[in-house]
Context: one part of a larger RNA
RNA sequence: UCCUACGAGUUACUCCUCAUUGGCAAGGUUAAGAAUUUAAGAUUCGGAGCCGAAGCGAAAGCAAGUCUUAAUAGGGCGAUAUAGUUAGCGGGGGUAGACGCGAAACCUUGUGAUCUACCCAUGGUCAGGUUGAAGUUCCGGUAACACGGAAUGGAGGACCGAACCAAUAUACGUUGAAAAGUGUUUGGAUGAACUGUGGGUAGGGGUGAAAGGCCAAUCAAACUGGGAAAUAGCUCGUACUCCCCGAAAUGCAUUUAGGUGCAGCGUUCAGGUAGAGUGUCAUAGAGGUAGAGCUACUGAUAGGGCUAGGGGGCUUCACCGCCUACCAAACCCUGACAAACUCCGAAUGCUAUAACAUAUACUGAGCAGUGAGGGCAUGGGUGCUAAGGUCCAUGUCCGAGAGGGAAAGAACCCAGACCAUCGGCUAAGGUCCCAAAAUAUACACUAAGUUGAUCAAACGUUGUGCGAUUGCAUAGACAGCUAGGAUGUUGGCUUGGAAGCAGCCAUUCAUUUAAAGAGUGCGUAACAGCUCACUAGUCGAGCGAUCGUGCGUGGAUAAUAAUCGGGCAUUAAGUGUAUUACCGAAGCUGUGGAUUUCAUAGUAAUAUGAUCUGGUAGGGGAGCAUUCUAUAUGCGUUGAAUGCGGAUGGUGAUAGUCCGCUGGAGCGUAUAGAAAAGCAAAUGUAGGA
Numbered sequence: 001u002c003c004u005a006c007g008a009g010u011u012a013c014u015c016c017u018c019a020u021u022g023g024c025a026a027g028g029u030u031a032a033g034a035a036u037u038u039a040a041g042a043u044u045c046g047g048a049g050c051c052g053a054a055g056c057g058a059a060a061g062c063a064a065g066u067c068u069u070a071a072u073a074g075g076g077c078g079a080u081a082u083a084g085u086u087a088g089c090g091g092g093g094g095u096a097g098a099c100g101c102g103a104a105a106c107c108u109u110g111u112g113a114u115c116u117a118c119c120c121a122u123g124g125u126c127a128g129g130u131u132g133a134a135g136u137u138c139c140g141g142u143a144a145c146a147c148g149g150a151a152u153g154g155a156g157g158a159c160c161g162a163a164c165c166a167a168u169a170u171a172c173g174u175u176g177a178a179a180a181g182u183g184u185u186u187g188g189a190u191g192a193a194c195u196g197u198g199g200g201u202a203g204g205g206g207u208g209a210a211a212g213g214c215c216a217a218u219c220a221a222a223c224u225g226g227g228a229a230a231u232a233g234c235u236c237g238u239a240c241u242c243c244c245c246g247a248a249a250u251g252c253a254u255u256u257a258g259g260u261g262c263a264g265c266g267u268u269c270a271g272g273u274a275g276a277g278u279g280u281c282a283u284a285g286a287g288g289u290a291g292a293g294c295u296a297c298u299g300a301u302a303g304g305g306c307u308a309g310g311g312g313g314c315u316u317c318a319c320c321g322c323c324u325a326c327c328a329a330a331c332c333c334u335g336a337c338a339a340a341c342u343c344c345g346a347a348u349g350c351u352a353u354a355a356c357a358u359a360u361a362c363u364g365a366g367c368a369g370u371g372a373g374g375g376c377a378u379g380g381g382u383g384c385u386a387a388g389g390u391c392c393a394u395g396u397c398c399g400a401g402a403g404g405g406a407a408a409g410a411a412c413c414c415a416g417a418c419c420a421u422c423g424g425c426u427a428a429g430g431u432c433c434c435a436a437a438a439u440a441u442a443c444a445c446u447a448a449g450u451u452g453a454u455c456a457a458a459c460g461u462u463g464u465g466c467g468a469u470u471g472c473a474u475a476g477a478c479a480g481c482u483a484g485g486a487u488g489u490u491g492g493c494u495u496g497g498a499a500g501c502a503g504c505c506a507u508u509c510a511u512u513u514a515a516a517g518a519g520u521g522c523g524u525a526a527c528a529g530c531u532c533a534c535u536a537g538u539c540g541a542g543c544g545a546u547c548g549u550g551c552g553u554g555g556a557u558a559a560u561a562a563u564c565g566g567g568c569a570u571u572a573a574g575u576g577u578a579u580u581a582c583c584g585a586a587g588c589u590g591u592g593g594a595u596u597u598c599a600u601a602g603u604a605a606u607a608u609g610a611u612c613u614g615g616u617a618g619g620g621g622a623g624c625a626u627u628c629u630a631u632a633u634g635c636g637u638u639g640a641a642u643g644c645g646g647a648u649g650g651u652g653a654u655a656g657u658c659c660g661c662u663g664g665a666g667c668g669u670a671u672a673g674a675a676a677a678g679c680a681a682a683u684g685u686a687g688g689a
C1' cells in the first nucleotide's frame, strides 16, 4: 500500500412539544389485577387515576370574573371566537455514556528494593614493579639532650601498571551484533576500593557525596485492579440512489471572542388579506453630501495699498515733531483653504400618491445551518492617497459555479451546465504556423525587434512624421571659401605693468568707411599674435526661430542560459483610424427524450399548454438493496444457495432472464411488518498478501 471481515444518531421513559393516520367526542382513556381461551397472544371485566370542559389570587377564598385597593376609580391576568382525548407512526427536545473513537489528570484497594539508591549482617578479590615515612640498631656528636651519617624497617585515600571497576576523546553503529554496544584512546587500581550471599527502607512515600537522580527497559510523584463508557465549548471519522428548494460568515449580548443565546438569512406545512412585495415612468415632499463659495459666519491664509498701535532712528532740558526696504489690528484691491465653515447646492438614495409591468410579500407552526469570510469596482477612515494591510459603506462575483477567453490562474472579460445529437447562429476573444478562422481591404506612422495582452519615471534628445506662428531671401539669404576687420588711441583712472580683453569710470565719443565694438573668446609680465561681431567678393535657392502634437531614443541594475506562450514577424504577423468576411462557449437555436410546479379536461391512468431543472451547510419528497417475521403462492439431489465467464434492461441505487462450468442442500416471488439495515477514509480493529 492493497484485499476480506468488523466499524459510529441507538435503546428506555405513565416525560414535553409538533405533524400525520385511525377511534370516540364536551368528553376521552383505562393501570395494576381478574376471568375465558387454541397459551405467541387475543377477548371480556376492572373508572382507581390522568387530561380536557374556568379563571383569578401567596392564600383563605370568590367565580365569568378575580386580584390589588378605602374605593363601585384605575390597572394586571382572564371570559365574551368551546375541542379535546386516546392509540400507532414520524420530526425535535429532556433525563440517561446518548453518534463513534481519543486525553493529560483525580480518588481509592493492592503489588513491587531479583534492576537501581542507601543501610545492616556475613564472606571473597586486588599479577608484577617503584618509592622508602615513623620506629629500631650501629657509628659520629653533645656536659646530657639535640643533631648528622650508614644500615635496618616497610608507612601511604603514595607512584607505574594487569585482573577488576569506571567511562575522557574520537570513529563506527543508528530498520544496530546490542531498546546504550564495538574498536582505538583514557581514569582509578590497599581504598570514601570492588564484589558474592542473606536482610531492611514503599509512592506525596523511600533513598539520594544532590543529577529532580534512582525505586524492575516506566519517575516533577512507580505499577496493578476499581470509581469509569471521568470530562473534552477540542481534533478526526460518520457507510445506498434519484428529485425539489437552497443559505450564512451580519446586529446585540456573553469570564465572551475558533463556544453559545435572541434576531437576520434557508426550508417544509398551514392560513387569510384594502395584493400588501419588487421594478419602470410621472408628480409632490423632507434633507445639507459631491461640487462650489467665503466682502455670508467661524477659523486659517499669500502679495500690495492705506493706516491705528508697537519697535528702531533723528531731534530735544523737556513737550511737540520728523523718518522708517521693521512687526502689524481694522479697512480696500488681487489670489486662495476647511471632516468637526456655509450666503449656496446637485445626481443618486428615502417617503407618499397614481398608472403600467411582474409575482411576490406577510402571519403562525415544525426543522435547521450560519454567526473565521474573501477578491474586484466605487465612496471614505487608518497607514506612507504603502501592502495580496486594516476598518466601514454600496454593488458584484468566488465561497456553493461548471463552460469559452486572459499561455498557465477561486473571484478580470464573456456566459449561469436536465439528458442525447459527427446540426446551425453568436458573446468575450481572435483569424502566418503550433491552433479553428483574413498572409483581408484602405490610408498613415515606427527602424527602436520599439513592439507583438507583465511595470517603468523625473530629466535629456538637430531620430523622424504632422500642424501653427514668425523672421531672412534672385535688390542674392543660410553654410562654406577669398579679402578686409582701420584711425584719434596705449580712451580716462588705477597700477610695477594694464596697450579692446585683472579691476573701476562713462556723453562707450568721434573720424575714414563697403564694413569694423573704446571690443566676443583664446593668448602675453605688458606688447605682439589668432579669432568673433560687422562688410565686400564668390556661389545660386531656399535658410533660421518658437510653440503644439504622433511614433521613436537615452535614463534602464538581481541573483541556474535566454525567450513576445513558442516558432518567428519589418510598405508587418508592430502601432493608429476605418470597413467587410469568417472562427469561436455547456449562451441562443434545430431534432428527440426526461423531470418540477401551475392551469384545463378526466374518477384515475393520462393528455394538452405554460413554466422549471448549477449547487456546499441545510430543509423537504420518492425509491433501491440486506437480514428476520406473518399471510398467500412456488422451486429444489432429473441439483438450492454460492462462485466464474458470456449475452440482454432501467434516469439511478440496482434487476430479472438465458447459456456453459463450479457447488452439493436448501431457496425464492407478492403484500405487509420489524431492524445488530448499506463503508474509502476515523495515524480505525483483526486476519491475509
Stems, first nucleotide, its partner, number of pairs: 001689006011096003015093004020088005027051003033045005055062002065077004099237002102234001106227003110223002117201009126191001128160003131156001135152006164188003169184004203219001205215003240623006250263005264370002266367006277358004282353004291344001292342002298338002302334004307328001309327002311324004373398010403414003418593004423589003429583003432567003438580001440579006451569002459554003463551010480538005486511003491505003517532001521530002594613001597610005624678001626675010643661006649654001

The part of an RNA shown here (large-subunit ribosomal RNA, domain II) has 689 nucleotides and comes from a Crocinitomicaceae bacterium. It was read from a public genome assembly. The organism belongs to Crocinitomicaceae, within Bacteria.